[in-house]
RNA sequence: GCCAAGCAACCGCUGAAUUCCCGCAUGCCGCGCGGGAAGCGGGGGACCCAAGUAGAUCGGGGCGAAUCGCACCGCCGCCCGCGUAGCGCCGCUCUUUCGGCGCGAGCCCGACAGCUAACCCCGCAAGCUCGAGAAAGAGGACGG
Numbered sequence: 001g002c003c004a005a006g007c008a009a010c011c012g013c014u015g016a017a018u019u020c021c022c023g024c025a026u027g028c029c030g031c032g033c034g035g036g037a038a039g040c041g042g043g044g045g046a047c048c049c050a051a052g053u054a055g056a057u058c059g060g061g062g063c064g065a066a067u068c069g070c071a072c073c074g075c076c077g078c079c080c081g082c083g084u085a086g087c088g089c090c091g092c093u094c095u096u097u098c099g100g101c102g103c104g105a106g107c108c109c110g111a112c113a114g115c116u117a118a119c120c121c122c123g124c125a126a127g128c129u130c131g132a133g134a135a136a137g138a139g140g141a142c143g144g
Stems, first nucleotide, its partner, number of pairs: 012128003018038007039124006049114001059112001060109004068083003086103005092139007
C1' cells in the first nucleotide's frame, strides 16, 4: 500500500413502541422493580346504515406492508423457485419524477366481535449497519 474478515461509539434505519414524574432499592449515580402522566398506536362497544330469513365447522376474527397466482411435491418436516397486491431504504425535511437495492414474514384471540357516539380495554417491544444516487419545487439550517 492492497484485499478480506471481526468488533464497535456517535449518527442513522425498520417499527406505535418515546418523554417525564413519584415511590422502593442504593453510601451516591445508573440499572432494576412498582405506580402515574403526556404523547403515539391498537381493540371492543348504540341508534342509523349495512347484513340477514337457511345451512354450515370447511368455522370466524385481530395485529402487521406482508396478499394472491403459478410451479414443485406420494405424505410429513427442514431448506429452497418465479411472479404479484402492497411496503421500505438510498443521510437537512416534505412532495413528485428517474435510477438502484431490498421486504412481500410471523404471531395472537378461542366459538366470538360489521359500522359505531358515550363508555371500556390493551401496547409502548424487538431487531439492524458503516451501505449514505440524480433532478424539479417549496422550506429549513449553517456560513459569508
A computed fold for a 144-nucleotide RNA from a Solirubrobacterales bacterium, annotated as c-di-AMP riboswitch aptamer (ydaO/yuaA leader). NCBI's taxonomy places the organism under Bacteria, Bacillati, Actinomycetota, Thermoleophilia, Solirubrobacterales. Rfam family: c-di-AMP riboswitch aptamer (ydaO/yuaA leader). Rfam describes the family as follows. This family represents a conserved RNA structure found upstream of the ydaO and yuaA genes in Bacillus subtilis and related genes in other bacteria. The prediction has a mean pLDDT of 79. It was read from a public genome assembly, where an Rfam model found it. The model forms 96% of the base pairs in the Rfam consensus.